[in-house]
Context: one part of a larger RNA
RNA sequence: CUGGGCGUAAAGGGUGCGCAGGCGGAAGAUUAAGUCGGCGGUGAAAUUUUGCAGCUCAACUGUAAAAGUGCCAUCGAUACUGGUUUUCUUGAGUGUGGAUGAAGUAGGCGGAAUUUGUGGUGUAGCGGUGAAAUGCAUAGAUAUCACGAGGAACUCCGAUUGCGCAGGCAGCUUACUAGGCCAUAACUGACGCUUAGGCACGAAGGCGUGGGGAUCAAACAGGAUUAGAUACCCUGGUAGUCCACGCAGGUAAACUAUGAUUACUCGCUGUUUGCGAUACACCGUAAGCGGCUCAGCGAAAGCGUUAAGUAAUCCACCUGGGGAGUACGUUCGCAAGAAUGAAACUC
Numbered sequence: 001c002u003g004g005g006c007g008u009a010a011a012g013g014g015u016g017c018g019c020a021g022g023c024g025g026a027a028g029a030u031u032a033a034g035u036c037g038g039c040g041g042u043g044a045a046a047u048u049u050u051g052c053a054g055c056u057c058a059a060c061u062g063u064a065a066a067a068g069u070g071c072c073a074u075c076g077a078u079a080c081u082g083g084u085u086u087u088c089u090u091g092a093g094u095g096u097g098g099a100u101g102a103a104g105u106a107g108g109c110g111g112a113a114u115u116u117g118u119g120g121u122g123u124a125g126c127g128g129u130g131a132a133a134u135g136c137a138u139a140g141a142u143a144u145c146a147c148g149a150g151g152a153a154c155u156c157c158g159a160u161u162g163c164g165c166a167g168g169c170a171g172c173u174u175a176c177u178a179g180g181c182c183a184u185a186a187c188u189g190a191c192g193c194u195u196a197g198g199c200a201c202g203a204a205g206g207c208g209u210g211g212g213g214a215u216c217a218a219a220c221a222g223g224a225u226u227a228g229a230u231a232c233c234c235u236g237g238u239a240g241u242c243c244a245c246g247c248a249g250g251u252a253a254a255c256u257a258u259g260a261u262u263a264c265u266c267g268c269u270g271u272u273u274g275c276g277a278u279a280c281a282c283c284g285u286a287a288g289c290g291g292c293u294c295a296g297c298g299a300a301a302g303c304g305u306u307a308a309g310u311a312a313u314c315c316a317c318c319u320g321g322g323g324a325g326u327a328c329g330u331u332c333g334c335a336a337g338a339a340u341g342a343a344a345c346u347c
Stems, first nucleotide, its partner, number of pairs: 004318002008300001012315001014201004021194003025088007033081002035077004040072003048066007091191001092188003095184004103177007110154001115149007125136002162169002207246005216240001220236004259314006267292010296303002320347003329340004
């Protein structure tokens, strides 16, 4: 390499868009490139295989045939694939009518709570723990009442719920924007699937500049615990946590540890949003989100129409453990670092 694999054993890219490439629905016509057949040429010799022969045998040698699965030319075949062309509607998309959601961006508003300030009441403790202490407090704390300030997050509803490609999204409201779903079958007529490279998005933490700073809290300080305690517990507390811009970075157990698309394969049950006439029941149906299970699969546990079943197309990836996601080089970055990614050696 071939083969075999990829939920948990090594292995699915964090996610989307998408050029090239690969693959691609139904019917007809044409072509004959792939494909198939006939014939011709060529495919050196030696080597190889088979028959026969020569050295007393064999190795070796001679001779004849085969093989040389290939290439070229020519004449045909036309099922399949390809090219050209005509048509179709079921794939795909558009239109029309609906309902739907924490989908996104920007603005406005709200109440509770924490903290803090001022004032009132009030007096000796408060706080904290396994127990304590550090800490706060007669300069009047804690508690309680009133008023004010500021920042951040949105109790209940709330759910095995919903939306989003993923990351993610939750107080109320306004504006703008996007998406899927259902019904209909008016329009286009294969316009499709996948996608190396590329482009875009991408939690938290981190960086730069400028704001903001209530809470929480790396670092740090103190008190405990302990043999020690650079920890777990406690009292404090700075970056950060929030906003704008630049951004830039591009990583996570970025997980369903399960790539995308399509078709097929018993059922039961809960739930969300539609539709089926007026319908809350019951039933059917479509698209989701869950539970159980037949066949089948699986090493097993389990998966099971949301497959890890049966098949097809395309992409990514794996090939014993350690060394090592390291070294070197390159690319990106302000840096931190990220991406790509070995070998010696060793078991």